[in-house]
RNA sequence: GAGUGCCUUCAAGGCAAGGUGUAAAUCCUGACCGGUGGUAAAAGCCCACAAGCCAAAAUGGCAGAUCUGAUAAUGCAGAGCCGACGGUAAAGUCCGGAUGAAAGGAGGCUUUU
Repeated sequence: GAGUGCCUUCAAGGCAAGGUGUAAAUCCUGACCGGUGGUAAAAGCCCACAAGCCAAAAUGGCAGAUCUGAUAAUGCAGAGCCGACGGUAAAGUCCGGAUGAAAGGAGGCUUUU
């Protein structure tokens, strides 16, 4: 350095300001946010994975979204787009399942080489 078995711990952010209305952080104007690993450097929208729900519980579905600039699908500039389920005046942002679970990160122990 590599592998095996195990333990500990960490592991998600966001409607300002207005309008309508009996009532809306749910509608309208507008504001704001972006898990994990990978990809020759940096990614919500390139590839994959995770949480929730459905299912025959494997595959699969809900479940999504990017273009232009000679170029790098990740930077820069510009212009766009997307966002589970239940509740409630119709919700990516409020409340709830969740003091949960987990992709995975870090550290430690054991053992083999």